[in-house]
Context: one part of a larger RNA
RNA sequence: CUCAGUUGAAGGAACUAGGCAAAAUGAUACCGUAACUUCGGGAGAAGGUAUGCCCUUUGUAUGUGAAGCCACUUGCUGGCUGAGCAAAAGAGGGUAGCAUUAAAACGAUGGCUGCGACUGUUUACUAAAAACACAGCACUCUGCAAACACGUAAGUGGAAGUAUAGGGUGUGACGCCUGCCCGGUGCCGGAAGGUUAAUUGAUGGGGUCAGCUAAUUUAUUAGCGAAGCUCUUGAUCGAAGCCCCGGUGAACGGCGGCCGUAACUAUAACGGUCCUAAGGUAGCGAAAUUCCUUGUCGGGUAAGUUCCGACCUGCACGAAUGGCGUAACGAUGGCCAUACUGUCUCCAACUGAGACUCA
Numbered sequence: 001c002u003c004a005g006u007u008g009a010a011g012g013a014a015c016u017a018g019g020c021a022a023a024a025u026g027a028u029a030c031c032g033u034a035a036c037u038u039c040g041g042g043a044g045a046a047g048g049u050a051u052g053c054c055c056u057u058u059g060u061a062u063g064u065g066a067a068g069c070c071a072c073u074u075g076c077u078g079g080c081u082g083a084g085c086a087a088a089a090g091a092g093g094g095u096a097g098c099a100u101u102a103a104a105a106c107g108a109u110g111g112c113u114g115c116g117a118c119u120g121u122u123u124a125c126u127a128a129a130a131a132c133a134c135a136g137c138a139c140u141c142u143g144c145a146a147a148c149a150c151g152u153a154a155g156u157g158g159a160a161g162u163a164u165a166g167g168g169u170g171u172g173a174c175g176c177c178u179g180c181c182c183g184g185u186g187c188c189g190g191a192a193g194g195u196u197a198a199u200u201g202a203u204g205g206g207g208u209c210a211g212c213u214a215a216u217u218u219a220u221u222a223g224c225g226a227a228g229c230u231c232u233u234g235a236u237c238g239a240a241g242c243c244c245c246g247g248u249g250a251a252c253g254g255c256g257g258c259c260g261u262a263a264c265u266a267u268a269a270c271g272g273u274c275c276u277a278a279g280g281u282a283g284c285g286a287a288a289u290u291c292c293u294u295g296u297c298g299g300g301u302a303a304g305u306u307c308c309g310a311c312c313u314g315c316a317c318g319a320a321u322g323g324c325g326u327a328a329c330g331a332u333g334g335c336c337a338u339a340c341u342g343u344c345u346c347c348a349a350c351u352g353a354g355a356c357u358c359a
Base pairs, nucleotide, nucleotide: 001354002353003352004351005350006349007348008347010345011344014343019340027051028050029049030048031047036041038173052095053094054093055092056091057090062086063085064084068080069079070078071077072075096100108338109337110336111335112334113333114332115330116329120132121131136171137170138169139168140167141166142165148157149156150155174325175324176323177322179255180254181253184252185251186248187247188246189245190244193243194242195241204232205231206230207229208228211224212223213222214221215220216219256274257273258272259271260270283317284314295311296310297309298308299307
């Protein structure tokens, strides 16, 4: 020096990212116990007092109930008595010690606040949480050979269930609530019109060619060309879908700008104008969200970028992508206080185990 422990003057968190670690609290009985609250809790709240041993009451109260006795309804019956065993609590008196839950086992507590209601679950091996789940709430699909899922299929799950059931999605106890927008996207409904596939194959055009006409060089050339065959054109018929018309937000989502105005100033209840589908309602707000920012004011400290309460100028909160509260709960985050301490001022000594030195 390292590891495991013990003790410490005065101070008592000045340590530190942070009271990390340590110290402290601790048992039982009695007294007593606040805000708040969903009336259950909070609560062991907090805060106090007592505790050993001996004697007396006293082997007492009490529990158990052997043996015996009595009664009749003769029973695994009822009643009386009460041996033995177990055994407090209270009261009075005494007594030893520094100390009596003398060791060990054995809550530290309180206040403000964020988040999540809660118990629970999770990254086996760096994250236990504010993440997941949850009961509750809502939307939506599904009439049973259900929807949905697995499988090529047979078939199976759903379910030996049947809308108070089952699947999917979102939110997340409870309380008060959940505003406006259907223009875009999605979903649902509608069927008049437009467009539109396979199908159907009208019509036109081309090729071939019997035949016809003309010319002449008399066996050729030029032109026309029915039927058939063939290449092509594609009129007409034609569903869903899309276009179209409506609905729908606890569907995906969205929820403005500029200018002026009041008898100090400032501000703007008010007015004008542009744009939009509609311009953010209630509530909350420098917030797990605030850049500027250590915003400003108040509280707490001698001194506070954190904390608590306000303000609103919300860079860039906002209503089941839920908003705001909330008792209880939390190995949860932030702040403060009491107690306590070697965390520290500032280190020291001791008990062990190593390292180290010598042998």

RNAcentral holds the full RNA, with entries from MGnify. Predicted 3D model of a 359-nucleotide part of an RNA (large-subunit ribosomal RNA, domain IV) from a marine eukaryotic metagenome. Rfam family: Bacterial large subunit ribosomal RNA.